[in-house]
RNA sequence: AGCAGCGACACGGGGUGUCCCUUUCCGGGGCUGAGAUGAGACCCGUCGAACCUGAUCCAGCUCAUACUGGCGAAGGGAUGUCCUGCCGGUCCGAC
Numbered sequence: 001a002g003c004a005g006c007g008a009c010a011c012g013g014g015g016u017g018u019c020c021c022u023u024u025c026c027g028g029g030g031c032u033g034a035g036a037u038g039a040g041a042c043c044c045g046u047c048g049a050a051c052c053u054g055a056u057c058c059a060g061c062u063c064a065u066a067c068u069g070g071c072g073a074a075g076g077g078a079u080g081u082c083c084u085g086c087c088g089g090u091c092c093g094a095c
Stems, first nucleotide, its partner, number of pairs: 002086004007082004011045004017031005051076003057070004
């Protein structure tokens, strides 16, 4: 220097839907989900489908969300330091 790590620290990025009751709001309950804005013991950081845009998108299914497929490896998207291991190189010394 390279490779690997579900390693450490720091920093950064991100989302919050749907149904019912009440009822405007607030609040309560159900569902999906890692997470549903007082959620943190959450998810993700270029090996990047975390998340956003197209999109109030298209097809199936559902009360609706969810889910499945398409759009689609399309366009965007947030990283540094150290540590450990492996492999290799160079230098010095001893025999």
This is a predicted structure of a 95-nucleotide RNA (TPP riboswitch aptamer (THI element)) from Arthrobacter agilis. It was read from a public genome assembly, where an Rfam model found it. Rfam family: TPP riboswitch aptamer (THI element). From the family's description: Vitamin B(1) in its active form thiamin pyrophosphate (TPP) is an essential coenzyme that is synthesised by coupling of pyrimidine and thiazole moieties in bacteria.